[in-house]
RNA sequence: GUCGUGGUAGUACAGUGGUAGUAUAUCUGCCUGUCACGCAGAAGGCCCGGGUUCGAUUCCCGUCCAUGACG
Numbered sequence: 001g002u003c004g005u006g007g008u009a010g011u012a013c014a015g016u017g018g019u020a021g022u023a024u025a026u027c028u029g030c031c032u033g034u035c036a037c038g039c040a041g042a043a044g045g046c047c048c049g050g051g052u053u054c055g056a057u058u059c060c061c062g063u064c065c066a067u068g069a070c071g
Base pairs, nucleotide, nucleotide: 001070002069003068004067005066006065007064010024011023012022013021018054026042027041028040029039030038048062049061050060051059
């Protein structure tokens, strides 16, 4: 340089047009003599910028970042 894959919560991953979820972590409460475990709940997120669409995390384009193959 060319061609791909990916970017979603603090972390690891789902979700692939119709208001985004799981685990774990954090916080609060219950439980316990205390801590831990367990139970219940809460907060927290679609890399960025455009386009298409009634509606975009999803489709298209570009930039950035990570990664793979080839040269």